[in-house]
Formats: sequence, structure tokens, C1' cells
RNA sequence: GGGUCCAUAGCUCAGUUGGUUAGAGCAGGGUGCUCAUAACUCCAAGGUCCCUGGUUCAAGUCCAGGUGGACCCACCA
Repeated sequence: GGGUCCAUAGCUCAGUUGGUUAGAGCAGGGUGCUCAUAACUCCAAGGUCCCUGGUUCAAGUCCAGGUGGACCCACCA
């Protein structure tokens, strides 16, 4: 230098052919149970969907550019 893939909650990840309100598990908080702790039950909270633009009636999803990460190839030394 060229190419492929990834970025969604604190962590690990879903999210279908673009569609009405963005989810699960774990962690953390509260509650019940217990003499108490753990385990278990129940509840609530937690998100500018990496950034900036574009397309569209409508974008986590499509397009362009950028940033960060993983891998492959080539070149130089």
C1' cells in the first nucleotide's frame, strides 16, 4: 500500500426482507425467603445503537467518508 470482518447497556451477545416501543443473559441496586450469608424468587433501573453526513414517509439495519480493533496479502529494511 491492497483486501476481508467487527463496533448495540458496566461485561458477553441477539436484533429476520428497513416498519410502529431497541432486547436477552450476567454483573450492580432493591425486595421476598433465612438467625445470618450464599443459592433461589420477584421488581425496577441502565442505550445519543463508534463519529459525521446522505437516501427514505420511516435507518441499529442501506450508501459515502472518518475513527478504533482483529485477520490475510504485498513491499521496504
Molecule: transfer RNA
Organism: Oligoflexales bacterium